Record summary: Model confidence (mean pLDDT): 86 of 100. A computed fold for a 240-nucleotide part of an RNA from a Pseudomonadota bacterium, annotated as large-subunit ribosomal RNA, domain VI.
Context: one part of a larger RNA
RNA sequence: CGUAAGUGGUUGAGGGAUACUGAUCCUAGUACGCAAGGACCGGAUUGGGUAUACCUCUGGUGUACCAGUUGUCGUACCAACGGCAGUGCUGGGUAGCUACGUAUAGUGCAGAUAAGCGCUGAAAGCAUAUAAGCGCGAAGCUGUGCCCAAGAUUAGCCACUGUUCUCCUGGGAGACUACCAGGUUGAUAGGCGGCAGGUGUAAGUACAGUAAUGUAUUCAGCCGAGCCGUACUAAUGAAC
Numbered sequence: 001c002g003u004a005a006g007u008g009g010u011u012g013a014g015g016g017a018u019a020c021u022g023a024u025c026c027u028a029g030u031a032c033g034c035a036a037g038g039a040c041c042g043g044a045u046u047g048g049g050u051a052u053a054c055c056u057c058u059g060g061u062g063u064a065c066c067a068g069u070u071g072u073c074g075u076a077c078c079a080a081c082g083g084c085a086g087u088g089c090u091g092g093g094u095a096g097c098u099a100c101g102u103a104u105a106g107u108g109c110a111g112a113u114a115a116g117c118g119c120u121g122a123a124a125g126c127a128u129a130u131a132a133g134c135g136c137g138a139a140g141c142u143g144u145g146c147c148c149a150a151g152a153u154u155a156g157c158c159a160c161u162g163u164u165c166u167c168c169u170g171g172g173a174g175a176c177u178a179c180c181a182g183g184u185u186g187a188u189a190g191g192c193g194g195c196a197g198g199u200g201u202a203a204g205u206a207c208a209g210u211a212a213u214g215u216a217u218u219c220a221g222c223c224g225a226g227c228c229g230u231a232c233u234a235a236u237g238a239a240c
Base pairs, nucleotide, nucleotide: 001151005161006160007159008158009157010156014148015147016146020048021047022046023045024044025043026042032037050105051104052103053102054101058099059098060097061096065092066091067090068089069088070085071084072083073082074081075080108144109143110142111141116136117135118134119133167183168182169181170180171179188234189233190232191230192229193228194227195226197223198222199221204217205216206215207214208213
């Protein structure tokens, strides 16, 4: 831009992805075989590799979370803190993101077939699966399952009557844009409260010890992203 209003939904022409495979057990030590050995068919279990999604579990990361600790400088000093030293180093770790983690998938069935195997059957009184006709038969082909899909210009169909931009608060969305949640008739973000979760028992004070330190107060204190709540702040008001 078209499909001649817009919005939402939908059909599926067509396209894409998938397509894999081992072992063990049962059938059965059966059929078969002198024996040695040892099945088809059918059923069950468990793996490998691959793909997709997710973060409950197990781990990783987690430089705005917590703690320990070295050197040095600073807050006059003590204590308590802060800066710098690769996040100073070390031990943990929420959310998010992740795999080494979790879940799921290939199936099955149907149709038409290949090689192949047949039925009936003449030409050719026989024979012959073939000439007419009719079957079976593969991890392969087509469909069924999953995804996209009306620019399918043959532009389909259905329902409804509203909808959008700028601006602002933001995000499971994101380079920008777009998309999505909201804009006071409001929980969109921040703050605050509670909870979860992390760290691991703060500071101060008291007591014990010459002291380092320990004990009590104290499962304390602190706390990024999570959950629930709460209009305190910001999503303002008016006119044309």

NCBI's taxonomy places the organism under Bacteria, Pseudomonadati, Pseudomonadota.